RNA sequence: UCCCCUGUAGCUCAAUGGUAGAGCAAUCGGCUGUUAACCGAUUGGUUGCUGGUUCGAGUCCAGCCGGGGGAG
Numbered sequence: 001u002c003c004c005c006u007g008u009a010g011c012u013c014a015a016u017g018g019u020a021g022a023g024c025a026a027u028c029g030g031c032u033g034u035u036a037a038c039c040g041a042u043u044g045g046u047u048g049c050u051g052g053u054u055c056g057a058g059u060c061c062a063g064c065c066g067g068g069g070g071a072g
Stems, first nucleotide, its partner, number of pairs: 001071007010024004018055001026042005048064005
């Protein structure tokens, strides 16, 4: 320098172009002699950044940034 993959909640990951979700964690409650476990609920998101396409973008396109891998 070039090519490929990847970036979404605190963490691990989903999400046919059509209201962004699950598990774990956290908080509150239930259960009980108490804790743990178990059960229920709640909170938590500029979907890496900037533009473009579209009635509508996490998703498609371009550039940039970070991470991983490969070629030279």
A computed fold for a 72-nucleotide RNA from a Candidatus Peribacteraceae bacterium, annotated as transfer RNA. Rfam family: tRNA. Rfam's curators write: Transfer RNA (tRNA) molecules are approximately 80 nucleotides in length. The family's RNA type in Rfam is transfer RNA.